[in-house]
Molecule: transfer RNA
Organism: uncultured Lachnospiraceae bacterium
RNA sequence: GCUGGUGUGGCGGAAUAGGCAGACGCAAGGGACUUAAAAUCCCUCGGGAGUUAAUCCCGUGCCGGUUCAAGUCCGGCCACCAGCA
Numbered sequence: 001g002c003u004g005g006u007g008u009g010g011c012g013g014a015a016u017a018g019g020c021a022g023a024c025g026c027a028a029g030g031g032a033c034u035u036a037a038a039a040u041c042c043c044u045c046g047g048g049a050g051u052u053a054a055u056c057c058c059g060u061g062c063c064g065g066u067u068c069a070a071g072u073c074c075g076g077c078c079a080c081c082a083g084c085a
Base pairs, nucleotide, nucleotide: 001084002083003082004081005080006079007078010026011025012024019068028044029043030042031041032040046058047057048056049055061077062076063075064074065073
């Protein structure tokens, strides 16, 4: 240099003939139980606005495009992995 693959919460990892983003698990926080703890059970758990809640906006490596609608399709770039030279 060329070809192919991968990139999604704090971590792993789902979601594909385009249609509610974050299922599920781990970690973390709160609560129940207990004399206390462990185990177990329940709830919460991306960011911002909002006192809280409701609600709204943003968020799938980065920048654009197509579309009513993009994690998904198209173009460019970056990082990593594999192969070829």